[in-house]
Context: one part of a larger RNA
């Protein structure tokens, strides 16, 4: 100089306290690990893995497995030769199919010893590898951390490593500022500049408003700057309280992540060095695994109910974001329902999904019960997607009624339109194990004395037999 301390001093995070819901006990989805297996592909592994890659495992996907076949190959580029055709469409046979084998239909074009195209045949170069190696790497990411810090330059101080600026008094989210100082000035960072959003104002209004100052929508522009008063302070920086304001000291959220750190993670997203393989570690196909199941752990869902269930439909109350033409699909008919016929209108502020919502209100039952609580689990009967739902989908009807009676130790999340509770779209996708993610709005709390104690991190100082 650093690291470390169960030294010290000072700060600061939902860190602990205060609160409010949770998770650890059921049952169920999911993802791991351990086991099983021909296979249960692989990678991810305190924090920083485990509803993570995976925004869709029935086939594909797919890398695994069993079996069947191919060998310049499924794909790309050159050589030679042959053919005018090939392909393509119909449609036999063996076969699970890949494939092999046969048939009919169909028959280039130009600038014409050859060219283009396009198959085949054949020959090597080569194609090909989700093999290995993230400890060979780009390129991206996690994390400490949105934590306040990381460094040069010249200068001075040291024999030197080095040190100083960057201490130190104040302040602030902040190495923010502002005194002061052998420093002086700069760079990456903080902030600011970018979106979005809460008030106004001026313009445009079609598809949006029955109409209109209005909502709304879509641009521009004002607005907050500690500007203004008052008190502290060093006359500063600022800190506290008024005022006026929609909105007050960063108004609230996003994007944005220094220098490094963890041989941190990815060769299987892509790229790529090295190394293997090369009638196979490549390539097709069928079929089957990735979904097994004594258990172990993670992260949700749905509940033990009465602040509740059911029922009616009373007011059928009141959104926002989103999608849609190989699509969203109204009104009508049919079915107890899932969905079925049909198919107006929409390439979209127009039609539709979606009378868009559910909690919420109001009426009636239930009366403390394993129940009109919970739905797990089997029976049966139906609809959908799709060559195909058996291994292995969804959803609907009836019926069947499993634990479970608030949950050891222990732990998790959240300071405000948050938490909780309630629905809705959406990618991806034919359908879907979606209870997941990423928005998106409805209702909407409680608590924070404070900084002893966990835990992380920051600057200062000390100790060291540590680098």
């Nucleotide at each position: 100089u650093g690291a470390c301390g169960g030294g010290g001093a000072c700060c600061c995070g939902c860190a602990c306290a205060a609160g409010c819901g949770g998770u650890g006990g059921a049952g169920c989805a999911u993802g791991u690990g351990g086991u099983u297996u021909a296979a249960u592909u692989c990678g991810a592994u305190g924090g920083u893995a485990a509803g993570c890659g995976g925004a869709g495992c029935a086939c594909c996907u797919c890398a695994c497995c069993a079996a069947g076949a191919u060998u310049u190959g499924a794909c790309a580029u050159c050589c030679u030769g042959u053919u005018g055709a090939a392909a393509g469409c119909g449609a036999c046979u063996g076969g699970a199919a890949a494939c092999a084998g046969a048939c009919g239909c169909c028959u280039c074009c130009u600038u014409u010893u050859a060219g283009g195209c396009a198959a085949c045949a054949g020959u090597g170069a080569c194609a090909g590898g989700u093999g290995c190696u993230g400890c060979a790497c780009g390129g991206u990411u996690g994390u400490c951390g949105u934590c306040a810090g990381c460094u040069c330059g010249u200068g001075u101080c040291g024999u030197g490593a080095g040190a100083u600026g960057u201490a130190c008094g104040g302040u602030u989210a902040a190495g923010u500022c502002c005194g002061a100082u052998a420093a002086c000035g700069a760079g990456c960072g903080c902030a600011a500049c970018c979106c979005c959003u809460a008030u106004g104002u001026u313009g445009u209004g079609u598809u949006g408003u029955a109409u209109u100052u209005u909502u709304c929508a879509c641009a521009a522009c004002a607005g907050a700057c500690u500007g203004c008063c008052g008190u502290g302070g060093u006359u500063a920086a600022c800190a506290c309280g008024g005022a006026g304001g929609a909105a007050g000291g960063u108004g609230g959220g996003g994007a944005u992540g220094a220098c490094g750190u963890c041989a941190a993670a990815u060769c299987a997203g892509c790229g790529u060095g090295g190394c293997c393989u090369u009638u196979a570690u490549a390539u097709c196909u069928u079929g089957g695994g990735c979904g097994a199941c004594a258990c172990a752990c993670g992260u949700g869902c749905u509940a033990c109910a009465a602040u509740g269930g059911g029922u009616a439909g009373g007011u059928c109350a009141c959104a926002a974001u989103g999608g849609g033409u190989u699509g969203c699909g109204a009104u009508g008919c049919c079915g107890u329902a899932a969905g079925g016929c049909g198919g107006a209108g929409c390439u979209a502020a127009u039609c539709c999904c979606a009378c868009c919502a559910a909690a919420a209100c109001u009426a009636c039952c239930c009366c403390a019960a394993g129940u009109u609580c919970g739905g797990a689990u089997u029976g049966a009967g139906g609809g959908c997607u799709g060559c195909a739902a058996c291994u292995c989908g969804c959803c609907c009807u009836c019926a069947u009624g499993a634990a479970g009676c608030u949950g050891g130790a222990a732990u998790c999340g959240c300071u405000a339109g948050u938490a909780a509770c309630c629905g809705c779209a959406a990618a991806u996708c034919a359908g879907c194990c979606a209870u997941g993610u990423u928005g998106c709005g409805g209702u909407g709390a409680a608590u924070a004395c404070g900084u002893u104690c966990u835990c992380g991190g920051g600057u200062c100082u000390u100790g060291u037999a540590c680098a």
The prediction has a mean pLDDT of 81. Predicted 3D model of a 467-nucleotide part of an RNA (small-subunit ribosomal RNA, 3' major domain) from candidate division Kazan bacterium RIFCSPHIGHO2_01_FULL_44_14. The source organism's lineage runs through Bacteria, Bacteria candidate phyla and candidate division Kazan-3B-28.